[in-house]
Context: one part of a larger RNA
RNA sequence: UUGUGUUGAAGGAACUCGGCAAAAUGACUCUGUAACUUCGGGAUAAGGAGUGACUUUUAUUGGGAAACCUUUAAAAGUUGUCACAAAAUCGAGGACAGCGACUGUUUAUUAAAAACACAAGUCUCUGCUAAUUCGUAAGAAGAUGUAUUGAGACUGACGCCUGCCCAGUGCUGCAAGAUUAAAGGAAUAAGUUUUUGGCUUUGACCCUAACUCCCAGUAAACGGCGGCUGUAACUCUGACGGUCCUAAGGUAGCGAAAUUCCUUGGCAUUUAAUUGGUGUCCUGCAUGAAUGGCGUAACGACUGUCCUACUGUCUCCAACACAAUCUCAGUGAAAUUGAAAUUUCCGUGAAGAUGCGGAAUUCCUGCGGCUAGACGGAAAGACCCCGUGCACCUUUACUAUAGUUUUGCAUUGUAAUAAAAAUUUUUAUGUGUAGCAUAAGUGGAAAGUUAUAUUUUAAAAUGUUCACACAAGUGAAUUGUUUAAACGUCAUUGAAAUACCACUCUUAAAAAUUUUUAUUACUUAUUUUUUAAGACAUUGCAUAACAGGUAGUUUGACUGGGGCGGUCGCCUCCUAAAUAGUAACGGAGGCGUACAAAAGGUAAGUUUGAAUUGAUUAAAACAAUUCAUAAGCGCAAUAGUAUAUACUUGCUUGACUGUAAGAUUGACAAAUCAAACAGGGACGUAAGUCGGUUAUAGUGAUCCGGUGAUUCUGAGUGGAAAAGGUCAUCGCUCAACGAAUAAAAGGUACGCCGGGGAUAACAGGCUAAUCACCCUCUAGAGACCCUAUCGACGGGGUGGUUUGGCACCUCGAUGUUGGAUUAUCGCAUCCUGGAACUGUAGGCGGUUCCAAGGGUUUGGCUGUUCGCCAAUGAAGGCGGUACAUGAUCUGAGUUUAGAACGUCGUGAGACAGUUUGGUCCCUAUCUACCGUGGGUGUAAAAAAUUGAGAGGCGUAAACUCUAGUACGAGAGGACCGAGAAAAGUGAAUCCCUGGUGGAUCGAUUGUUAGACCCAUAGCAUUGUCGAGUAGCUAAAUUCAUAAUAAAUAAUCGCUGAAAGCAUCUAAGUGAGAAAUUAUCCUCAAUACCAUUUUUUAAAUAUGUAAAAGACUAUUACAUUGAUAGGUUUGGUGUGUAAAAACUGUGAGGUUUUUAGCUAACAAAUACUAAAAUUUCAAAAUAUA
Repeated sequence: UUGUGUUGAAGGAACUCGGCAAAAUGACUCUGUAACUUCGGGAUAAGGAGUGACUUUUAUUGGGAAACCUUUAAAAGUUGUCACAAAAUCGAGGACAGCGACUGUUUAUUAAAAACACAAGUCUCUGCUAAUUCGUAAGAAGAUGUAUUGAGACUGACGCCUGCCCAGUGCUGCAAGAUUAAAGGAAUAAGUUUUUGGCUUUGACCCUAACUCCCAGUAAACGGCGGCUGUAACUCUGACGGUCCUAAGGUAGCGAAAUUCCUUGGCAUUUAAUUGGUGUCCUGCAUGAAUGGCGUAACGACUGUCCUACUGUCUCCAACACAAUCUCAGUGAAAUUGAAAUUUCCGUGAAGAUGCGGAAUUCCUGCGGCUAGACGGAAAGACCCCGUGCACCUUUACUAUAGUUUUGCAUUGUAAUAAAAAUUUUUAUGUGUAGCAUAAGUGGAAAGUUAUAUUUUAAAAUGUUCACACAAGUGAAUUGUUUAAACGUCAUUGAAAUACCACUCUUAAAAAUUUUUAUUACUUAUUUUUUAAGACAUUGCAUAACAGGUAGUUUGACUGGGGCGGUCGCCUCCUAAAUAGUAACGGAGGCGUACAAAAGGUAAGUUUGAAUUGAUUAAAACAAUUCAUAAGCGCAAUAGUAUAUACUUGCUUGACUGUAAGAUUGACAAAUCAAACAGGGACGUAAGUCGGUUAUAGUGAUCCGGUGAUUCUGAGUGGAAAAGGUCAUCGCUCAACGAAUAAAAGGUACGCCGGGGAUAACAGGCUAAUCACCCUCUAGAGACCCUAUCGACGGGGUGGUUUGGCACCUCGAUGUUGGAUUAUCGCAUCCUGGAACUGUAGGCGGUUCCAAGGGUUUGGCUGUUCGCCAAUGAAGGCGGUACAUGAUCUGAGUUUAGAACGUCGUGAGACAGUUUGGUCCCUAUCUACCGUGGGUGUAAAAAAUUGAGAGGCGUAAACUCUAGUACGAGAGGACCGAGAAAAGUGAAUCCCUGGUGGAUCGAUUGUUAGACCCAUAGCAUUGUCGAGUAGCUAAAUUCAUAAUAAAUAAUCGCUGAAAGCAUCUAAGUGAGAAAUUAUCCUCAAUACCAUUUUUUAAAUAUGUAAAAGACUAUUACAUUGAUAGGUUUGGUGUGUAAAAACUGUGAGGUUUUUAGCUAACAAAUACUAAAAUUUCAAAAUAUA
């Protein structure tokens, strides 16, 4: 010093985040118990009284033959004590809130909770081969259950309740329409010198399911539940109105709440004082109804607040016991460790040095302590960033996929009915205008066709009926009537006749065949619980849909950290430093084109702006001259341009084909300029110019695919095949623009790995915008007056406490707020001290100067620093020290994992929002520091001494006197000086007052003791309790914090010049402060100049010890002796021992007896032990 215990004066939560921890309560009997209540509880509520032993009496339980033993209760009396549940075992209680109903469960190893569960409520699915689940399947669970079943989801006892919204997303239903896959049918087209009624491709269109769209329902499904504005006779408010939007606009209830930012909301209450608690209000950032709302008795190791009791939690610590620590003996680890001969300060430096520079300090070496440093140890930082890292989770990321559903084919058979479609056959059908008239199309064919006559067949007209209809007519049927001709060729028309023939189209009808769909029936596949089902289902393959159930992945970079924001390619200018080039999240702007009766080519012509002059009244226009690029050149800017590149006109298409020396510029890939040659052209008389545009932007590699051309290749051979090549051309806001893919978003606080001080948060460093302080200028305020005091607009500095900037050390770790403890420094001074000025009468003040010696409080609230408040006081200073101090402590906050609320998000989740809970390791090697030894030196030793130097101390003052004086109208009320209580701080001490006092004394419970009683002893925390010696100790006592001097600060002076004055200064000389130096106290000669003085012997070992002490050391003593023990006496403490006698029925009492016992105290006394013994100089002298 630590741990575990014991005790504690006075106070009693003042401690602290918080009564954490401890203390207190505790049994039984009797008594007595509130609000509230689900009537059960609450309740051991709370509160109060009693309890031993002995005697007697009464009653009583059980046993026993009885004697008697045993249990319990009551009453009366007696007796001892501080205390009788005497020890041990063994609830503190109450009041008000929040949350959760409850008992339960949970993160084995930091979270026990408000989380989970729960009974109860609701919704959805589920008719049995059930739904659901597991499994490839067989099969199994569900269940040997059957809708009062089972499964899934939400809420969470009970009470009162549960509002509005179906627009969105889900789910359910509906089946009319739209859309859609494979399969099936199939037009067309292409290829094929072979088999051509073929083969290979192509695939318009038809048929066609679920899903989706569409239409409804559904919120105890996911979820959601508004603005603006006017208005009442004070004002305020707004019952009332207007308007916009919506699917609907939040109802009841509750409300600064586990939800309220502002906020410590307002008011009340609780307190001396309350960021807390409770009640209330409602301005609800951002309450709200089974994501349940509001209440609620009981319950809770839950969270908050208050009160009583209680206490060492605290004021403020003290003592004791035991276990460690320490010494000796034995045994004997660990982390760590580049090597070490391992100081301080100032500076420097990769920016915080034992190691560098300078100065200072420093004899050598242990032991015990302490933890300020060694950016101490431990763990390749968990925060942050990075990685074309990982993992897991989510979803309306991408892509797949299980599963489910759909359709087709197969498994798969027989019939019937109905409908639809296709094909074939037959029949009909067809009105733009013109035109006799309702001309379907093409071709053939030509001048003819039909009928012709007598009864079997009637052309045509007319009548009736039916169908169509453009209302004009067309067609069919019927024969009623009439009887031989009617139509075509012509005129009209793009096209000519239903004159005739053939093939077709549109629309329609009928029949047949085929196919499809739907329904019904059958039984033989198949299934099966043997009853049924049945070509359904099942299963396989294909097909479409749904599909975070599952899986694989993606989710950009730049960036004064990252994120949010912004940007990403190209052009122009400046930055750019006179070649070129040149960065920044530097400053300004543009582009992602346009133009074919040109804005292209060519030839010719023409000239914008300003000023002056001429003529004119003036202007415009005209002419001339000068200046000059301002005009124009499609668009930005820059450069260029008047001989024009501008403008006008004529003719035109070179906005050509094939090549290209040579240059510019680039890492490359690209990009740019370009004479010249050939071809065939335009313009121009010609020379010539022309391969787009005054120039610089107007863009995109490769792959893949399309189109055109092609004297290219052509998988045995051939080909005008497929496919490829070459040339030309088209398809990318691949805009993250040198383009990773055809195709891609998020979360992680459950996280992991690799790295980074290349990069953030803390601290340091640099800087000083901000900040703090100062100076300066005075406009102004101050009645007057800048400067008693205040001082705008400005200017200049200092500091390195704020907020920042930078990103320099540290990411193979420099632990972060506040508090505790311990401090130390600065001064820009809060108090105290000394001064000046004052708008200083006194008193109280204001401002400024000097001054850092000392001091600078206790509480309420809050995690707080801060702040507000209460009280006290002379004052309750500001800052630095890694926002001093976690190898000293704490852990309330922040900042892991659990959980909840509000808000955001579809979600996983998130929040400098809130709330509750939540592991703080280290035995000290070095330096530093506090102590304590050994060695050596100082020329032998011992004893004493001086003091260079170092440290300590350093406070303030009620009150009284001076004096109710000076001052003042009064009220009030001093300086200076003389005393001084109480306080603070410190030191010492234990006489007193107390605490402790585990080897003292006594009381006492339970129990044990190999006879019993008595007595005594052990154990139960020292069993408990009452006292208490020595020692230690504070709250006790005593003392100190005093006085004086020196030299000074600000300031005030004397004399006094420079400067005939003035001037405190220049020479000279004074006064002047708690600061400084002495004085006071302590250490101190290793103070290396190692002092001085005295003596000549001394010291160690060894032993007995304590006023000393971790060990050493120190001190006392060692027989010539009181050092320790013992003994005796005394003191102190306790409180009257045992034994005996007497007495009482007995517990017990009385006497002997203020006895007996008595630690550490005092004195005396050698009884015991200090026995025996060892080692050792120098000088001098003598001898050798």

This is a predicted structure of a 1184-nucleotide part of an RNA (large-subunit ribosomal RNA, half B) from Nitzschia dissipata. The full RNA is in RNAcentral, with records from ENA. It is recorded under the gene name rnl. The source organism's lineage runs through Eukaryota, Ochrophyta, Bacillariophycidae, Bacillariaceae and Nitzschia.